This is a predicted structure of a 74-nucleotide RNA (transfer RNA) from Candidatus Iainarchaeum sp. Rfam family: tRNA. By type it is a transfer RNA. About the family: Transfer RNA (tRNA) molecules are approximately 80 nucleotides in length. The prediction has a mean pLDDT of 82. Taxonomically the source falls in Candidatus Iainarchaeum (Archaea, Nanobdellati, Candidatus Iainarchaeota, Candidatus Iainarchaeaceae).

[in-house]
RNA sequence: GGGGCCGUGGUGUAGGUUGGUUAGCAUUGCGGCUUCGGGAGCCGUAGACCUGGGUUCGAAUCCCAGCGGCCCCA
Numbered sequence: 001g002g003g004g005c006c007g008u009g010g011u012g013u014a015g016g017u018u019g020g021u022u023a024g025c026a027u028u029g030c031g032g033c034u035u036c037g038g039g040a041g042c043c044g045u046a047g048a049c050c051u052g053g054g055u056u057c058g059a060a061u062c063c064c065a066g067c068g069g070c071c072c073c074a
Stems, first nucleotide, its partner, number of pairs: 001073007010027004020057001028046006050066005
């Protein structure tokens, strides 16, 4: 220098090739139930689409640029 893949709560992930309900699940934190107490279990609750721009009635999703990570070629 060229090419490919990826970026979503504190952590790990689904969704993205069908653009459209309040962005789902697990774990974690907090509160509650239960217990003599703890653990386990159950209920509730908090928390996320890398950044900017474009297309569209509507973008996590499509397009462009940038940033960051991994891999391959030179």